[in-house]
RNA sequence: GGGGGUAUAACUCAGUGGGAGAGUGCAACACUGGCAGUGUUGAAGUCGAGGGUUCAAGUCCCUCUAUCUCCACCA
Numbered sequence: 001g002g003g004g005g006u007a008u009a010a011c012u013c014a015g016u017g018g019g020a021g022a023g024u025g026c027a028a029c030a031c032u033g034g035c036a037g038u039g040u041u042g043a044a045g046u047c048g049a050g051g052g053u054u055c056a057a058g059u060c061c062c063u064c065u066a067u068c069u070c071c072a073c074c075a
Base pairs, nucleotide, nucleotide: 001071002070003069004068005067006066007065010024011023012022013021018055026042027041028040029039030038031037048064049063050062051061052060
């Protein structure tokens, strides 16, 4: 330098153009003498950044950033 993948909650990840979600974790409450555990409820997101297409974008297109990987080049 070229090809490909990944980027969504604190963490691990789902999400086939129209409702942003799950598990774990966290908080409160209930059960218990207490812890643990279980149950219920809740908080937590500029969906990596910027543009474009569209009535509508996490999703499609372009550019960039970070990271993983393969190839090439130099030494």